[in-house]
Source information:
The RNA shown here (transfer RNA) has 75 nucleotides and comes from an Armatimonadota bacterium. The organism belongs to Armatimonadota, within Bacteria. The coordinates come from a structure-prediction model, not an experiment, and the mean pLDDT is 80. It was read from a public genome assembly. Rfam family: tRNA. Its family is annotated with triplet codon-amino acid adaptor activity in the Gene Ontology.
């Protein structure tokens, strides 16, 4: 340099062209408990950036950014 894959809350992760974007851990509040832990209820928090296609894009396409893998060249 070329090719391929990945990017969803603080972390891990599911999923779909039309949803209230789901789950676990963590975090806040309340309950429980003598206290803590555990447990129960509840809340906040997310589709990497730009463009295109489409009535509609987080999903499909292109570019960029970041990460990973394979490969070639030079030395």
């Nucleotide at each position: 340099g070329g090719c391929c894959c990945c990017a969803u809350g603080g972390u891990c992760u599911a999923g779909u062209g039309g949803u209230u974007a789901g789950g676990a851990c963590a975090c806040g509040g309340c309950c429980c408990u003598u206290u803590c832990a555990a447990g129960g209820c509840u809340g906040a928090g997310g589709u990497a950036g730009g463009g295109g296609u489409u009535c509609g894009a987080u999903u499909c396409c292109c570019c960029u950014u970041g990460g990973g893998g394979c490969u070639a060249c030079c030395a």